[in-house]
RNA sequence: AGCGUCGACUGGGUCGUCGCGUCCCGAUUCACUCGGGAUGAGGAAAGUCCGAACACCGCAGGGCAGCGUGCUUCCUAACGGGAAGGCGCCCGUUUGCGGACGGGUGACAGCAAGUGCAACAGAAAGGAUACCGGCCGAUGUCCCGGACUCGUUCGGGAACAGGCAAAGGGUGAAACGGUGGGGUAAGAGCCCACCGGCAUGCCGGGUGACCGGGAUGGCCAGGCAAACCUCACGUGGUGCAAGGUCAAGCAGCUCCGAUCGCGGAAGCGUCAGGCGCCCUGCCUGAGUGGAGCAGGUAGACUGCUAGAGGCCGCCGGCGACGGCGGUCCCAGAUAAAUGACGACCUCCGGCUUCGGGACGAACUCCCGGAACCGAAGACAGAAUUCGGCUUACAGGUCGACGAUCCGC
RNA sequence: GCGGGAGUAGCUCAGCUGGUAGAGCAUUUGCUUGCCAUGCAAAAGGUCGCGAGUUCGAAUCUCGUCUCCCGCUCCA
Numbered sequence: 001a002g003c004g005u006c007g008a009c010u011g012g013g014u015c016g017u018c019g020c021g022u023c024c025c026g027a028u029u030c031a032c033u034c035g036g037g038a039u040g041a042g043g044a045a046a047g048u049c050c051g052a053a054c055a056c057c058g059c060a061g062g063g064c065a066g067c068g069u070g071c072u073u074c075c076u077a078a079c080g081g082g083a084a085g086g087c088g089c090c091c092g093u094u095u096g097c098g099g100a101c102g103g104g105u106g107a108c109a110g111c112a113a114g115u116g117c118a119a120c121a122g123a124a125a126g127g128a129u130a131c132c133g134g135c136c137g138a139u140g141u142c143c144c145g146g147a148c149u150c151g152u153u154c155g156g157g158a159a160c161a162g163g164c165a166a167a168g169g170g171u172g173a174a175a176c177g178g179u180g181g182g183g184u185a186a187g188a189g190c191c192c193a194c195c196g197g198c199a200u201g202c203c204g205g206g207u208g209a210c211c212g213g214g215a216u217g218g219c220c221a222g223g224c225a226a227a228c229c230u231c232a233c234g235u236g237g238u239g240c241a242a243g244g245u246c247a248a249g250c251a252g253c254u255c256c257g258a259u260c261g262c263g264g265a266a267g268c269g270u271c272a273g274g275c276g277c278c279c280u281g282c283c284u285g286a287g288u289g290g291a292g293c294a295g296g297u298a299g300a301c302u303g304c305u306a307g308a309g310g311c312c313g314c315c316g317g318c319g320a321c322g323g324c325g326g327u328c329c330c331a332g333a334u335a336a337a338u339g340a341c342g343a344c345c346u347c348c349g350g351c352u353u354c355g356g357g358a359c360g361a362a363c364u365c366c367c368g369g370a371a372c373c374g375a376a377g378a379c380a381g382a383a384u385u386c387g388g389c390u391u392a393c394a395g396g397u398c399g400a401c402g403a404u405c406c407g408c
Numbered sequence: 409g410c411g412g413g414a415g416u417a418g419c420u421c422a423g424c425u426g427g428u429a430g431a432g433c434a435u436u437u438g439c440u441u442g443c444c445a446u447g448c449a450a451a452a453g454g455u456c457g458c459g460a461g462u463u464c465g466a467a468u469c470u471c472g473u474c475u476c477c478c479g480c481u482c483c484a
Base pairs, nucleotide, nucleotide: 001404003402004401005400006399007398008397009396010395012345013344014343015342016341017340018339020040021039022038023037024036025035026034027033042379046390047389049388050387051386052385053384054239055238056237057236066235067234068233069232070231071085072084073083074082075081086108087106088105089104090103091102092101093100094099109230110229114228115227116224117223131169132168134164135163136162139161140160141159142157143156144155145154146153147152148151177195178194179193180192181191182190198217199216200215202213203212204211205210243302244301245300246299252293253292254291255290256289260269261268262267270286271285272284273283274282275281309328310327311326312325313324314323315322316321348374349373350372352370353369354368355367356366357365358364409480410479411478412477413476414475415474418433419432420431421430427464435451436450437449438448439447457473458472459471460470461469
């Protein structure tokens, strides 16, 4: 110098024309419409993964079950979030070693509570096993030889049983500490010493996770809890379509009046209309309308945007964060507004040219200026509100790390 | 806005207390038939939606992400 990965910040500006939502002012009006003014998306508004505020419902107290979380301390209204630290692992640098430093990363309580799982391969997969290659001759047969009191003993062999598992080979993701000595027929933590690792006390440091030292123990304790489970802590449910206020229309109930009476009702009578010349008889109807009532749909209003708020400064803290002071008001739509076009500027890319530098010339590279062309480019769009997490993201700035090249 | 469920062969679905992914239909080939259908036999076809993690090992367990589907006011 450019490149890659990760992290933090940023995520264009000014003006004009037309258009949209909300609010305010005016036109006699909180209708409608018109005019003027103010204001109008994000770092993630997204996914809806956590935590709260708020609201309604439920609930004597305690426990079990279920669900969630899981190193420590701190921050916070709270959290599964964040900060700092501890321990483990990985990478790099350095060092004779031990180790130190830098960066990254970890769902990081407990498999020496219980239960369970481990395909295939392999002899054996959990208080395991003997395939190849080995060791032994203690024990029972057998074979050879010797001794004698003649059925016992001694020596040898390793054929059949048998014993062994330390070293070597081989399988697997994983094969039950290492070195040395004793011991034994041969062996084996079988026993012992040291080393490594572990458990339980003790001492010192730290708020703590943990770290350092020393003692005792037994000889190994394998892996998996994003397997059941155990332990500790937490946890009622539903969500602004929560909830509240007002309330068309339809249906329901009550009353009024019109022609009603009796009856608890069924029904009978009465009245009106129709058929009919009339009587008898038969059929139909007793409503429309007005007033009120409770619940409550559509709809309207509310919840609704001033808040664990933003910005600046000082102070405290390693930090997350907290305290104090000042200042500002910053969307509230409801089928859902926040847009389109044009001009200029800035950032960026391309090309040409000028000046300077590495380097004296050419080429190449770097820095700066000017003109022209392209041109604001990505991810994305509020819906009760906050705090986080996760995911997406063009270009720009800064930082850390990695590798490459050049110069000293 | 709030809540729940599903992605496995061309299609419809099993498998999800972890251990080499299956079935039916469809496709292809062969046999059967004079030919076709049917029947019989065989074959091919899979990033288990995608990306990480846990584990020796993941379709299955965990996390993230994408797509699709369903339900949710009040009254009667």

Predicted 3D model of RNase P RNA and transfer RNA as a complex of 484 nucleotides. The prediction has a mean pLDDT of 75. It holds a member of the Rfam family "Bacterial RNase P class A". It is annotated as a ribozyme. Rfam's curators write: Ribonuclease P (RNase P) is a ubiquitous endoribonuclease, found in archaea, bacteria and eukarya as well as chloroplasts and mitochondria.